[in-house]
RNA sequence: AACAGAGUAAAUGUGCGAGCGUUAAGUGUUCAAAAGACGGGGAGUUGCUUUUGGGACGAAAACUUCGGUUGCGGUUCGCAUGUUGCAUCCCGCUGGA
Numbered sequence: 001a002a003c004a005g006a007g008u009a010a011a012u013g014u015g016c017g018a019g020c021g022u023u024a025a026g027u028g029u030u031c032a033a034a035a036g037a038c039g040g041g042g043a044g045u046u047g048c049u050u051u052u053g054g055g056a057c058g059a060a061a062a063c064u065u066c067g068g069u070u071g072c073g074g075u076u077c078g079c080a081u082g083u084u085g086c087a088u089c090c091c092g093c094u095g096g097a
Base pairs, nucleotide, nucleotide: 003095004094005093010084011083012082013081014080015079016078017077018076019075020073021072022071029055030054031053032052033051034050035049036048040091041090042089043088061070062069063068
């Protein structure tokens, strides 16, 4: 030196708990604008996320002593756990030594 490797944010599955909706919000989908995040450092997309506004689509209720209970929703949040994991470029780190 070649070469090999580690590590993040985050995404997602499962379990538990607490909520919300079931008088349909939410989730999913799509368009536009703005913003943000993306291994230890720098840069950073046509990818990702969020916010705002708009479009199309669209649902599982049952029982009840009327207090609720059991369900349902590609529902929200928290905790635990598994899996995946820098788009990419340069440098750094460990092995090589």
A computed fold for a 97-nucleotide RNA, annotated as THF (Tetrahydrofolate) riboswitch aptamer. Rfam family: THF (Tetrahydrofolate) riboswitch aptamer. Rfam describes the family as follows. Tetrahydrofolate (THF) riboswitch was first reported for Ames et al. as an RNA motif in 5' untranslated (5'-UTR)regions of folate transport and biosynthesis genes in Firmicutes genomes. It was read from a public genome assembly, where an Rfam model found it. Its mean pLDDT, the model's own confidence on a scale to 100, is 82.